[in-house]
Small-subunit ribosomal RNA from an uncultured bacterium, 1388 nucleotides, folded computationally. It matches the Rfam family "Bacterial small subunit ribosomal RNA". Rfam links the family to the GO terms ribosome and structural constituent of ribosome.
RNA sequence: GAGUUUGAUCCUGGCUCAGAGCGAACGCUGGCGGCGUGCUUAACACAUGCAAGUCGAGGGAGAACGAGGGGCUUCGGCUCCUUUAGUAAACCGGCGCACGGGUGAGUAACACGUAGGUAACCUACCUCGAAGACCGGGAUAACCUAUCGAAAGAUGGGCUAAUACCGGAUAUGACCACGGGGGUGACGGCCCCUGGGGUAAAAGAUGGCCUCUGCUUGCAAGCUAUCACUUUGGGAUGGGCCUGCGGGCCAUUAGCUUGUUGGUGAGGUAACGGCUCACCAAGGCAACGAUGGCUAGCUGGUCUGAGAGGAUGAUCAGCCACACUGGGACUGAGACACGGCCCAGACUCCUACGGGAGGCAGCAGUGGGGAAUAUUGCGCAAUGGGGGAAACCCUGACGCAGCGACGCCGCGUGGGUGAUGAAGGCCUUCGGGUCGUAAACUUCUUUUAAGGGGAAAGAAUGACCUUCGGGUUUUGACGGUACCCUUUGAAUAAGCCACGGCUAACUACGUGCCAGCAGCCGCGGUAAUACGUAGGUGGCAAGCGUUGUCCGGAUUUACUGGGCGUAAAGCGAACGCAGGCGGAGUGUUAAGUAAGAAGUGAAAGGUUGGAGCUCAACUCUGACACGGCUUCUUAUACUGGCAUUCUUGAGUCUUGGAGAGGAAAGCGGAACGACACGUGUAGCGGUGAAAUGCGUUGAUAUGUGUCGGAACACCGAUGGCGAAAGCAGCUUUCUGGACAAGUACUGACGCUGAGGUUCGAAAGCCAAGGGAGCGAACAGGAUUAGAUACCCUGGUAGUCUUGGCCAUAAACGAUGUUCACUAGGUGUCGGGGCUUUGCUUCGGUGCCGCAGCUAACGCAUUAAGUGAACCGCCUGGGAACUACGAUCGCAAGAUUAAAACUCAAAGGAAUUGGCGGGGGCCCGCACAAGCGGUGGAGCAUAUGGCUUAAUUCGAUGCAACGCGAAGAACCUUACCAGGGCUUGACAUGCAACUGCACGCUGUAGAGAUACAGUUCUUUCGAAGGUGUUGCACAGGUGGUGCAUGGCUGUCGUCAGCUCGUGUCGUGAGAUGUUGGGUUAAGUCCCGCAACGAGCGCAACCCUCACGGUCUGUUACCAGCGGAUAAUGCCGGGGACUCGGACUGAACUGCCUCUGUAAAGAGGAGGAAGGUGGGGAUGACGUCAAGUCAUCAUGCCCCUUACGCCCUGGGCUGCACAUAUGCUACAAUGGCCGGUACAAAGAGCUGCGAGCACGCGAGUGUCAGCAAAUCUCAAAAAGCCGGUCUCAGUUCGGAUUGGAGUCUGCAACUCGACUCCAUGAAGUCGGAAUCGCUAGUAAACGCCGGUCAGCAAUACGGCGUUGAAUACGUUCCCGGGCCUUGCACACAC
Repeated sequence: GAGUUUGAUCCUGGCUCAGAGCGAACGCUGGCGGCGUGCUUAACACAUGCAAGUCGAGGGAGAACGAGGGGCUUCGGCUCCUUUAGUAAACCGGCGCACGGGUGAGUAACACGUAGGUAACCUACCUCGAAGACCGGGAUAACCUAUCGAAAGAUGGGCUAAUACCGGAUAUGACCACGGGGGUGACGGCCCCUGGGGUAAAAGAUGGCCUCUGCUUGCAAGCUAUCACUUUGGGAUGGGCCUGCGGGCCAUUAGCUUGUUGGUGAGGUAACGGCUCACCAAGGCAACGAUGGCUAGCUGGUCUGAGAGGAUGAUCAGCCACACUGGGACUGAGACACGGCCCAGACUCCUACGGGAGGCAGCAGUGGGGAAUAUUGCGCAAUGGGGGAAACCCUGACGCAGCGACGCCGCGUGGGUGAUGAAGGCCUUCGGGUCGUAAACUUCUUUUAAGGGGAAAGAAUGACCUUCGGGUUUUGACGGUACCCUUUGAAUAAGCCACGGCUAACUACGUGCCAGCAGCCGCGGUAAUACGUAGGUGGCAAGCGUUGUCCGGAUUUACUGGGCGUAAAGCGAACGCAGGCGGAGUGUUAAGUAAGAAGUGAAAGGUUGGAGCUCAACUCUGACACGGCUUCUUAUACUGGCAUUCUUGAGUCUUGGAGAGGAAAGCGGAACGACACGUGUAGCGGUGAAAUGCGUUGAUAUGUGUCGGAACACCGAUGGCGAAAGCAGCUUUCUGGACAAGUACUGACGCUGAGGUUCGAAAGCCAAGGGAGCGAACAGGAUUAGAUACCCUGGUAGUCUUGGCCAUAAACGAUGUUCACUAGGUGUCGGGGCUUUGCUUCGGUGCCGCAGCUAACGCAUUAAGUGAACCGCCUGGGAACUACGAUCGCAAGAUUAAAACUCAAAGGAAUUGGCGGGGGCCCGCACAAGCGGUGGAGCAUAUGGCUUAAUUCGAUGCAACGCGAAGAACCUUACCAGGGCUUGACAUGCAACUGCACGCUGUAGAGAUACAGUUCUUUCGAAGGUGUUGCACAGGUGGUGCAUGGCUGUCGUCAGCUCGUGUCGUGAGAUGUUGGGUUAAGUCCCGCAACGAGCGCAACCCUCACGGUCUGUUACCAGCGGAUAAUGCCGGGGACUCGGACUGAACUGCCUCUGUAAAGAGGAGGAAGGUGGGGAUGACGUCAAGUCAUCAUGCCCCUUACGCCCUGGGCUGCACAUAUGCUACAAUGGCCGGUACAAAGAGCUGCGAGCACGCGAGUGUCAGCAAAUCUCAAAAAGCCGGUCUCAGUUCGGAUUGGAGUCUGCAACUCGACUCCAUGAAGUCGGAAUCGCUAGUAAACGCCGGUCAGCAAUACGGCGUUGAAUACGUUCCCGGGCCUUGCACACAC
């Protein structure tokens, strides 16, 4: 920096990611080289080999194999000499073995780091100086011998040497005790000079020489050189001890300690010291964390980080500790000793069972453990170490090599050219795109690999010689390695991960919440850039990913650098020890602070300048740095210490008023209950309604009296007091605090406050009282599905008092205490002053509000502002105000207070919606007021269910169910059974063939179909058409309406939905659109940080209602004329009706009243009056609403079938249920007869008059009419007259039987209609529920579409007759606006 809480926002806050690192491991892959690095686990156990020896110039002693020669021989061999050789091995002795190498178990410590001290000490070998090294002695190992033992080994006896051991002498100097003198000091001491006394030494070896001595004439003694030896003083090096400071966790470890703390004396040590001991004293440590527990080697450094920090302590280097486990000492200069000793223990091995041996945390190596870590290599050539005079020997230290991509660094896997953009893969909109100049092709180069040839540096010591200048000569593990030259030839060499966002990189196929992915968010349920594969792309590259771990990001423990009103977080309150902080002046000091200087801060590492390996890594070299510590000097502003002074902080004093401040005692009235006695009678009480309860043994009510306990109406308040909890009748007593005025006194006496102490509502506990009312528990009655509740009747603890506990509350202002500063306005309480309807001042207590602050809300002189001091507390949610432990408590419980595990959030404030059995306003046939229905019956239709070979499919709350379907007998038809076809019933293209195809007739068949016959023209060719065959392809009412377009329903004809600019807000958003009115309306007006605009509303459109003008047939007929039995029938007419076109008219325009206005109420005129009635018109959007079966369409699926044709069946199936209707149940009616009045439609495959026939449906015949002309066509209810008389009827018509008509290829499944006969249920319909506000409801008929016919009672239109009611908005339902709450947002 990013992702992740939300519909969105800001904040808080956690989780996660991108970076760097690693002694790593795992997966896939793997060309080379250089330099590094490699048991982090079992301080587990170890076979085997090696890792510490050396010196013969300290000493004694001293082989063998082999080789050569001689002798003997039974030729098997035996023996002697020389050489091997003064060699090997063993022994005495010296030095070393305390170094080097390993490991990190232990250790929280003077172990480490750093700075010091040692006047309290040691130091072999090395070095410098001084002095010495004389005279003697006795042993012992080896060896020989004997014995014991399995062995390891042991013992006895005997011989012998030394640079082994011992005695004596000497003593410069050393040390010890006793004296004398001087110096210094931190007064413990130390140093120097000096006197006499005491104590302690030694070892030789080798080489050379022969002047002196001896003899064996080159050897002793001697001399000399070198090495070694003794005493002592210095140095160097290395150590011992002591001290200041520094670096883990836990207080759920708070007290620890008896050699403990100190002293005196002694012992011990190299040395100080309770190190040890005796005695004496009673100390010592600890909240600045003792003691205890857990963990851990420490450091230079390493990793990370901007830094501060955090983590870490492999390799390299310093220190420490350890060496199978525990303990102990010996030797030594040095050890309490890795490859020494003793003891104990565990383990392993040998054993003759009696006893013995061992210690890889040295180098290799083995087993084991483990995710995991190498060769039983070469060499002492170099560097270093031990011994030696040296040669030299030893050295798993070390130098090299081997193994491992474990890490870092470098190199390569080729370079140029090359477009038919090859083939092939993948994708595709089928055109193409991409892999891709990539390949091929052609040309060039040869690092590396391979072959051949050459070939290092690392080497100088040393040895020898020397004229001291130097010369000669030897030695290489690595290694025939690095490196150089050369030959051939692109030849020998690329993978891994990722591709939804974070995060660079996308498509196809497969899969279908499966398989799987995933670091977080999250992907996958049939069109997955997230799974798997492929192509492509991105990243890194001999590696790439994953896992683990650490730092970072994380300002997420905040020193740098956070917070606490509501997000986690102020202790319930006060007092107060320690601690922290602290007013003004002066002087002094110099601890803090500042400056300078010196020392130290090992090397390596780091930074930087150079240099060497071809570069780099790596290495070498110079400089810097190493923040620190110590010492000295200087400064004195500030802080601190000391001293002194001051008054403003703080306190004291005087006067005064206010107050439910506290404690105790006394008193009072109202109310309540009980008791007693009256009056009085049937109820009282209680509730939403009741009941339990009380009452005729007299309640309730009422009167009088007595008793009892608790609480104190009015005043009373937004008021007062108190630290908080809290405090209220009145009076008295005692008592605390605050405030005002005065300004006399003290002189910083102050603030805060961990622990600590005190107070601390209510409930609760203990003891003793008290108990009226109220009242947990409990009982009963109700309510309820239940009701362990809410309501009612009772009622015990308790509530009250005294004494003692408890210590908690949303103990809240969710706001710690104190001090200072920073605009105001307006109330109120208590004081003071003054120039007094007020001004001012001090102290409290409220509201509003600026700057400022805040995530916002809000706070705002009573701060959540600006600063200072101190305390408390917080660090994701849950687990958990919990467990365990501890403390307190009589108990209840309180305080303190985790972890495992689990989630990716939890949370705060604000925003927009939605919702509310929240509020306000308003509307709607929403309720109410009415009228008529549905729900009951029969039937029709649809649906569910059931059934079926199939009962095709879809529609399913409102918004599916007389819906798609404005017409299923075949067809339709999509379903089922059976029979058939396969380029197909249909389209386009290509190729080949063809004198053909259709039609007609016949036969078979259920038909599709098959077969047979027949027909036209012709000379040939071409074109077109047709047919056959074959390829492409057709076809699908198969799936997905949750992939879609289009169309539609619904909220809803509800009044809303938005935008631009501006403004406000960190932002989501707000404003506008809210408010006051008004409207059917976001309609309009007024106001307003808004001003405008758009889609909606309204209007514009159609129709109905009135008029005018024009026009006048098929419509009309007033007037004129003609004709008839009669009729606009005819001539005519254009008046009327009517049709058509155009136009007028209505706008709150006019009047009155109300109102600021918009507008409203009423009125006039008018055919129509306040949108005149009706229609069309449906904003942004919602419902993943409906439709893939109208159509179109992506993807998937079928292809001799899921396509196509045909016959028959089914969609009409029936215990049942639902919805929508029709007809009824009758007299406001049925039936019969007569008679009247419409509108709107339809008609040539049609409507069909009239006439005839039939009871009728209809039939026959034919006129007219493509229609304002003809026809359908009769309108019906109505009206007049008659009849029926309340009944299952002269109501009702279902059902059934019979006979027919019509349509049609065909009425069996399965049509309609007619006639005759039959005559079911049903007597107005439970809960519930629907429509309608006027030409409406209701009632009545007419027409149309579809259609051969019709299941139409449906649907769409048309007219005729023609009501009732609306007080009103409390309630039900739906909706709109404002507001409020919300833990809701797929939104109750």